A computed fold for a 74-nucleotide RNA from Zygnema circumcarinatum, annotated as transfer RNA. The prediction has a mean pLDDT of 85. The sequence is in RNAcentral, with records from ENA.
RNA sequence: GGCGGAGUAGAGCAGCCUGGUAGCUCGCAAGGCUCAUAACCUUGAAGUCGCACGUUCAAAUCAUGCCUCCGCCC
Numbered sequence: 001g002g003c004g005g006a007g008u009a010g011a012g013c014a015g016c017c018u019g020g021u022a023g024c025u026c027g028c029a030a031g032g033c034u035c036a037u038a039a040c041c042u043u044g045a046a047g048u049c050g051c052a053c054g055u056u057c058a059a060a061u062c063a064u065g066c067c068u069c070c071g072c073c074c
Stems, first nucleotide, its partner, number of pairs: 001073007010026004020057001028044005050066003054062001
């Protein structure tokens, strides 16, 4: 330098192809239960969807450029 994959809540991931409420598990907080803790039950907080720009009534999703990480080739 070329090609491919990945980037979404504290962690691990889905959603993208086919644009239309941003979700799951664990974790965290509060409450319940218990003599108490764990487990279990209920509720809640936590997101510039890597960045910018474009298309669109509407973008995590489509287009373009860029950044970071991983792999392959030269």
Its Rfam family is "tRNA". It is annotated as a transfer RNA.